[in-house]
RNA sequence: UUGAGAGUCUGAUCCUGGCUCAGGAUGAACGCUGGCGGCGUGCUUAAGCUAUGCAAGUCAAACGGUUCACGAAUUUUUGAUCCCUUCGGGGUGAAAAGAAUUCAUUGAAUAGUGGCGGACGGGUGAGUAACACGUAGGAACGUGCCUCAAAGUCGAGAAUAAUUCAUCGAAAGGUGGACUAAUUCUGGAUGUGGUCGCAAGACUAAAGGUCGCAAGACCGCUUUGAGAUCGGCCUGCGGAUUAUCAGCUAGUUGGUGGGGUAAUGGCCUACCAAGGCUAAGACGAUUAGGGGGCGUGAGAGCGCGAUCCCCCACAAGGGCACUGAGACACGGGCCCUACACCUACGGGUGGCAGCAAGUGGGAAUUAUGGACAAUGGGCGAAAGCCUGAUCCUGCGACGCCGCGUGAGGGAACGAAGGCCGAAAGGUUGUAAACCUCUGUGGAGUGGGAAGAUGAUGACGGUACCACUCUAGAAAGUAGUUGCUAACUACGUGCCAGAAGCCUCGGUCAUACGUAGGCUACAAGCGUUAUCCGGAGUUAUUGGGCGUAAAGGGUUGAGUAGGCGGUAUGAUGCGUCAGUGGUUAAAGACCUCGGCUUAACUGAGGGAAGGCUACUGAUACGGUCACACUAGAACAUCGUAGGGGCAAGCGGAACUCUGCAAGUAGGGGUAAAAUCCGUUGAUAUGCAGAGGAACACCGAAGGCGUAGGCAGCUUGCUGGGCGAAUGUUGACGCUGAUUCACGAAAGCUAGGGGAGCGAAACGGAUUAGAUACCCGUGUAGUCCUAGCCGUAAACAAUGGAUACUAGCUCGCCGUUUCGUCGAGAACAUGAUGAUUUCGUGUUUUGGACGAGAUGGCGGGCGUAAGAUAACUCGUUAAGUAUCCCGCCUGGGGAGUACGGCCGCAAGGUUGAAACUUAAAGGAAUUGGCGGGGGCUCGCACAAGCGGUGGAGCGCGUGGUUUAAUUGGAUGAUACGCCAAGAACCUCACCAGGGUUUGACAUGUAUGUGAAAGUCGUAUGAAAAUAUGACCCUCCGUAAAAAGACUCAUACACAGGUGUUGCACGGCUGUCGUCAGCUCGUCUCGUGAGAGGUAUGGUUCAGUCCUACAACGAGCGCAACCCGUACCAUGUGUUGUAUCACUCACAUGGAACUGCCCGGGUAACCGGGAGGAAGGUGCGGAUGAUGUCAAGUCAGCGUUGCCCUUAUACCCUGGGCCACACACGCGCUACAAUGGUGUACAACAAUGGGCAGCCACCCCGUAAGGGGGAGCUAAUCCUCAAACUACACCUCAGUUCAGAUCGAGGGCUGCAACUCGCCCUCGUGAAGUCGGAAUCGCUAGUAACCGCGCGUCAGCCAUAGUGCGGUGAAUACGUUCUCGAGCCUUGCACACACCGCCCGUCAAAUAAGCCGAGUUGGAAACAGCCGAAGACUUGCCUUGUGUGGGUUUAAGCUGGGUUCAGCGAGGAGUGUUAAGUCGUAACAAGGUGUCCCUAGGGGAAUCUGGGGACGGAUCACCUCCUUU
Repeated sequence: UUGAGAGUCUGAUCCUGGCUCAGGAUGAACGCUGGCGGCGUGCUUAAGCUAUGCAAGUCAAACGGUUCACGAAUUUUUGAUCCCUUCGGGGUGAAAAGAAUUCAUUGAAUAGUGGCGGACGGGUGAGUAACACGUAGGAACGUGCCUCAAAGUCGAGAAUAAUUCAUCGAAAGGUGGACUAAUUCUGGAUGUGGUCGCAAGACUAAAGGUCGCAAGACCGCUUUGAGAUCGGCCUGCGGAUUAUCAGCUAGUUGGUGGGGUAAUGGCCUACCAAGGCUAAGACGAUUAGGGGGCGUGAGAGCGCGAUCCCCCACAAGGGCACUGAGACACGGGCCCUACACCUACGGGUGGCAGCAAGUGGGAAUUAUGGACAAUGGGCGAAAGCCUGAUCCUGCGACGCCGCGUGAGGGAACGAAGGCCGAAAGGUUGUAAACCUCUGUGGAGUGGGAAGAUGAUGACGGUACCACUCUAGAAAGUAGUUGCUAACUACGUGCCAGAAGCCUCGGUCAUACGUAGGCUACAAGCGUUAUCCGGAGUUAUUGGGCGUAAAGGGUUGAGUAGGCGGUAUGAUGCGUCAGUGGUUAAAGACCUCGGCUUAACUGAGGGAAGGCUACUGAUACGGUCACACUAGAACAUCGUAGGGGCAAGCGGAACUCUGCAAGUAGGGGUAAAAUCCGUUGAUAUGCAGAGGAACACCGAAGGCGUAGGCAGCUUGCUGGGCGAAUGUUGACGCUGAUUCACGAAAGCUAGGGGAGCGAAACGGAUUAGAUACCCGUGUAGUCCUAGCCGUAAACAAUGGAUACUAGCUCGCCGUUUCGUCGAGAACAUGAUGAUUUCGUGUUUUGGACGAGAUGGCGGGCGUAAGAUAACUCGUUAAGUAUCCCGCCUGGGGAGUACGGCCGCAAGGUUGAAACUUAAAGGAAUUGGCGGGGGCUCGCACAAGCGGUGGAGCGCGUGGUUUAAUUGGAUGAUACGCCAAGAACCUCACCAGGGUUUGACAUGUAUGUGAAAGUCGUAUGAAAAUAUGACCCUCCGUAAAAAGACUCAUACACAGGUGUUGCACGGCUGUCGUCAGCUCGUCUCGUGAGAGGUAUGGUUCAGUCCUACAACGAGCGCAACCCGUACCAUGUGUUGUAUCACUCACAUGGAACUGCCCGGGUAACCGGGAGGAAGGUGCGGAUGAUGUCAAGUCAGCGUUGCCCUUAUACCCUGGGCCACACACGCGCUACAAUGGUGUACAACAAUGGGCAGCCACCCCGUAAGGGGGAGCUAAUCCUCAAACUACACCUCAGUUCAGAUCGAGGGCUGCAACUCGCCCUCGUGAAGUCGGAAUCGCUAGUAACCGCGCGUCAGCCAUAGUGCGGUGAAUACGUUCUCGAGCCUUGCACACACCGCCCGUCAAAUAAGCCGAGUUGGAAACAGCCGAAGACUUGCCUUGUGUGGGUUUAAGCUGGGUUCAGCGAGGAGUGUUAAGUCGUAACAAGGUGUCCCUAGGGGAAUCUGGGGACGGAUCACCUCCUUU
């Protein structure tokens, strides 16, 4: 005892990074549905307002009264009976009734006095950021009732309510007179005790009641001490956000005296001092009751604070005290305010945030219930009374838990219905029916608890039990593209709608709606909201910062803070260990129990990381003490340097000025122009003036913290480095706030101003050109003094320390050795001597070379390691430690508001609303580039001939039309579909007709012997009507049935209707280009790469060489066909004959085979032979793929659409139109020609019976009439250019032939629209074609004719074949176009016809500014000031009255702050197809970007400085190899 992931950025990949989902939870709400029970739970909003009832009373054993009941006694009235009688009456006085009084007892009720309790219990969470709460402690206190202990309780007096009388008021309530009691009040006595006091001494209490014959008992009372309980006060620590709140504070901080309190204390006051708090966040603002706990989570945490428990605060909003043990008091009081109610208008009354209930608000939260039976509380001696606390019941699926809606069988070859269906069947489904059972539940009857110690039961005739009956009343909700379990049909057609995210829907939707099936959960299921999780997405556990978001401009100085070298000792603060206390209960966990189980609940146990106290340990950290030298610093001596500041000096160049000399241009550009110049420029010489910058050296180099620093000299000055000793003794590292420095631009003031040069002006360019280019040119650039404080301030890489293989270069030192040369001193020699010279010794500084060593700087890229990759790699982005800064999706936005700084420009700090599902990094494959390299192609060039101009033909667009059917539209449409539009074709138009149909199959019924042939009438025809002829097949025969016709009714036919963006098939194009891939293997996290990269070669990815590749496939080539040569065979229709030729068939021949040269090889160049020579020539053959290329109108075909019409038939028309434009052709423009004549020479392929047609005749001819041959090597089908001769003689002609007229011929039902041909006549444009553009490399181009298909005929000048004659040129690859390979950049991937920026216009959203205006909050100042408290005065000493202080509320004032509204304004976001441009991405066509300044419709342009996150070429340096 415990940790899961997925979808979504891309063509694909890895990473970064956000968004979204699956889980759990809730005091919930909403939708649909709903059988039972148990246990819980129920105004989260208006601390808004409340009708009505209830929620705190009780004690008569404290007290005097009042009332009632029972009893007794007395009096009285009525008066039975009896007696007496004067008969008037008198006496007796029973019983009963009434009344009154008294007494005593008992009981009950009761307003008032008095006592105790109304400070508990119950509610709510407004306020409160605080000793309010939690936790652990503390000292200067109180404590009714309760417990214990001690001592008392004597004896007097007084008042007052009630009551009564009078009186005021509507009421509420009050006033005055009189009477009275007490456990009410006040003195006196006593004083154990207590208080004060050094002491003496002084002061200081009390109440009685009940029972009892009494003794006494009980309940009380007074004083004191102690306890218990409860409370007041103080303190450490703990737990919210905000710095766009940085300073706050005057009773404030402390002291003394006094007052006040139960008690400490500035709690209050007088005086004195000037303190106190704060970056470890004071003060302010916002939000909020706190905790036990609850939810979630692996945990750490995060979120919450309903129900239950503890504490606090509050009671309509405020203030105040009284009483009391306790309150500044929810159901007490006074006052102010707001609100509501009653009223006789004078005045009064009230406080549900108690329980119910009402109203309001709201998405939303229950009954005006029962009972004190239990538990507890108040009072009482007690009985008891009170108790909306509480115990119960009711309502709500609001939650948790449990049960049910049936079980078993079912002869199922699987009912019916539904849905699907390739029509077989499948599925719903053992599901139902049907059979046999059961009784949770339901209905009925009967019994009947526990909860209760003696009595008392609301719940409740409840739980539960027994019996009888009964399968009966009891299943829904959501989902079904992926994530995510579960699929089909129909409807809809980017509509309606869905959606948590990605997304789905534009005619075949598992995504919308419905149905059926299926999946999940189930009396619930979904949705919404909120919290945690997933999210390692705030990272303590557990993240990052070169390029993704992120290193501060410079760590330069340095404060606080954090961290810190070696040794010893002390301490025991941190740290570690043990023990004690505490951490309420409930909850959570474990165990065992009780309700039939569970939820729920009882008991026990353990745990509880915190705080506190004590004891111990001393390694590490801290502190203290004392040492050390390895860190750090200092002294001495050297050393390199554009380090800084100041002053002076210099030369080159430039401009200007003057002079001289000289003449027509100069300048500028892609080309020009503006501009300067005959008033003499430019160019040249001399002289002068001025300002700014410092060529060469110069560099890969040096210095500096960074920015940055460059002529020379001098002065002042900072830092670094080196060697050896010495000194201090951790003095160190980092560093929030702070201070200082800080390119360029810019600002202020004053100078200066040569060149350059924002702005401005002019010239060009352009569609425009507020630009790029050119000419001028102001600020500025320079100096002095001051400000500004920002840059791509970059190595996009903070500082310090240590460690972890190497190689190499440069600069500066030190040191050793060697070489070289120089100086000085001394000695000595030579010389007569100084000098000088030689030699030796010592010494100084230097140059060069080699080695060692220290510092700084540049580079490679290997090992390890790191990284998403690129790359980094002792100059780390490696391994570690310390400190600082910074980041948390994109946009809004470095914006707004506020603060601070600035003269300003602006800087710095720095949000939110809203919007969005991505934005981004690196690398990959393609594609693209107004990038690069190599190579090829009739691509260019070199040539030949055309097109574009003319006329005509054909096609297309456009226009027109009733219709001009439709399709094809850059290359890859346009003499294309169409290898034949007069009708037909035909799809179009007008009109006339038909409706099971012109055509197919089938069914039913009826009909007829069918079908067919020939007429007649109407009609434009189709057709309609009608007549005649004929008299079938099958079957032995008859009948039936069938075939067939017609009619009717159905199924269906039919469609050149639609979609080529639903398709098949076929085709075009890149392209006959040389490419496109696979298997295994290797490399890479991966997409992918290698293979298929190098170097050669080839027409070729053809071959060779090399190689982490080795092989293979589709393409290339070859195989096939034709042709050129030969051989053999055959020989009709060819040949008179043989041969040759010819034809057919079969074979041979050519392979770089041979020779020479080059080369590793492949191969190349040349040569021989040969008919042919390097794929001989030509054809067929078209890889993977691209263009949603073309075709639904060749055909087939899915879906949709039409069905008396979008089908079918017919006549006529149209497809042939014609201001125009384009494409493809023909004929020409002429003499290389035209015309005529001719004994006029020479082919090949093909075609032919509805045909080709010899020959003859007629006709000028087209053609006509005859007519042999041929189903074809047999018959038919005339070649022309050419050649020869003649004419034409350069003209619009004897060129050219359009157009038009006349007359004919042919085909065909038909020639008008609309055919072809012939003859005669007519005789247009055109004299070689602008810009531009096409074809072709040899039997080719060009020129010449011939055939064929389609076809009745033909608009054919087309298409497709055939032969004849037969050239020119190619230096070459710079350029144009296209293609292939390699490489590079990319923000493209629908792939440059890409992507994409900003203004303007439109709609919409939120925020900002805004003249003002409205409201709230917290303070401040002043005025006024209720109740109360404190203080004080007065006399009538009281429930009196006046003054003062304080203070709630109120009023006034100026500010602060928050919010609402707001004309208008500036920007921002979002929104399929608006406007203007084209700024960026490729060298994006002027490289881009950063800071700054100015300009401009806009993107942006220009100036200054900076970066490379720039392509390309060249050079330099470095590295590797040779």
This is a predicted structure of a 1522-nucleotide RNA (small-subunit ribosomal RNA) from a candidate division WWE3 bacterium. The coordinates come from a structure-prediction model, not an experiment, and the mean pLDDT is 81. Rfam family: Bacterial small subunit ribosomal RNA.